[in-house]
RNA sequence: CGUAAUCACUUGCAGAAUGUAGUUUAACUACAUCGGGGAACCCAUUUUGGGGUGAAUAGAGCAACGCUCUUAGGGCAACCUUCCGCCCGAAUCCGACAGCUAACCUCGUAUGCAUAAGAAGGCCUGGUA
Numbered sequence: 001c002g003u004a005a006u007c008a009c010u011u012g013c014a015g016a017a018u019g020u021a022g023u024u025u026a027a028c029u030a031c032a033u034c035g036g037g038g039a040a041c042c043c044a045u046u047u048u049g050g051g052g053u054g055a056a057u058a059g060a061g062c063a064a065c066g067c068u069c070u071u072a073g074g075g076c077a078a079c080c081u082u083c084c085g086c087c088c089g090a091a092u093c094c095g096a097c098a099g100c101u102a103a104c105c106u107c108g109u110a111u112g113c114a115u116a117a118g119a120a121g122g123c124c125u126g127g128u129a
Base pairs, nucleotide, nucleotide: 011114012113013112014111018032019031020030021029022028023027034108035107036106037105038104043099049097050094051093052092053091058070059069060068061067062066073088074087075086076085079122080121081120082119083118
């Protein structure tokens, strides 16, 4: 000097996934917040099983059963739009059953991460005069 790992604090990202209080010994409870599902009339729909959460759908190819490219769609450090650049394009649940749907009923409030790539315009907040 560089690289890697660990710890603490701060900041930030994907996501609905945050806050307050209490209990008790530390992970539970309650409320609020944010989000999901079921469920009438009316309307809609026609049976190849079907459906839900999610951006994650579809196609082609291969030396072939997983990986290569493309793609609907989605993400990137206060907020919005555009450009540029970089990425994702999964997984899982229900179990013969669910269209929409007011009242009503019910469920979740996790998990996983760490860049420094900007530019233009607009808007907001704070400070000073």
A computed fold for a 129-nucleotide RNA from a Dehalococcoidia bacterium, annotated as c-di-AMP riboswitch aptamer (ydaO/yuaA leader). Its Rfam family is "c-di-AMP riboswitch aptamer (ydaO/yuaA leader)". Rfam links the family to the GO terms cyclic-di-AMP binding and regulation of gene expression. From the family's description: This family represents a conserved RNA structure found upstream of the ydaO and yuaA genes in Bacillus subtilis and related genes in other bacteria. Model confidence (mean pLDDT): 77 of 100. The sequence was found by an Rfam model in a public genome assembly. Lineage of the source: Bacteria > Bacillati > Chloroflexota > Dehalococcoidia.